[in-house]
């Protein structure tokens, strides 16, 4: 330090409009499509705290939102902890 399993893991509208269906007085409720609005912890960019005294290289949880997310459930998910394997 690399893989690989488990378990924890955050943050933001189910907001406006159309459509599809279920229903069918109204409403409601799911899904899809545009709209503005918002998150930062994948992944990418940017500057550069830091590493290191210097040159070089690296390089955040900072910053930007391409990407990706924003009811619940799912996924995703830095990073933390334990397990086994493997390198040094």
């Nucleotide at each position: 330090c690399c893989g690989u399993c488990c378990g924890g893991g955050a943050g933001a509208g189910u907001c406006u409009g159309c459509g599809c269906a279920c229903a069918g007085c109204c409403a409601g409720c799911g899904c899809g499509c545009a709209g503005c609005g918002c998150c930062g912890a994948a992944g990418g960019g940017g500057c550069a705290a830091c590493c290191u005294c210097c040159c070089c290289g690296g390089a955040a949880c900072c910053u930007c939102u391409c990407a990706g997310g924003c009811a619940u459930c799912a996924g995703g998910g830095a990073c933390c902890g334990g397990g086994c394997g493997g390198g040094a």